A computed fold for a 73-nucleotide RNA from Seinonella peptonophila, annotated as transfer RNA. Its Rfam family is "tRNA". Rfam classes the family as a transfer RNA. Rfam links the family to the GO term triplet codon-amino acid adaptor activity. The coordinates come from a structure-prediction model, not an experiment, and the mean pLDDT is 83. Taxonomically the source falls in Seinonella (Bacteria, Bacillati, Caryophanales, Thermoactinomycetaceae).
[in-house]
RNA sequence: GGACAGUUAGCUCAGCCGGGAGAGCGCUUCCCCGACACGGAAGAGGUCGCUGGUUCGAUCCCAGUACUGUCCA
Repeated sequence: GGACAGUUAGCUCAGCCGGGAGAGCGCUUCCCCGACACGGAAGAGGUCGCUGGUUCGAUCCCAGUACUGUCCA
């Protein structure tokens, strides 16, 4: 220098053929318990890497760019 894959909540990841942003764990509050743990209920938390474009509408499509990994040279 080139090819491919990935980037979504604090962490691990779903969401793929455009139209509700979600799960588990973690966190907060309440219940339960003599107390803790377990268990039950509720809740907070995300400019979907960034910029621009297409579209009535983009996590999803297109272009550029940044970072990580693998491979080629």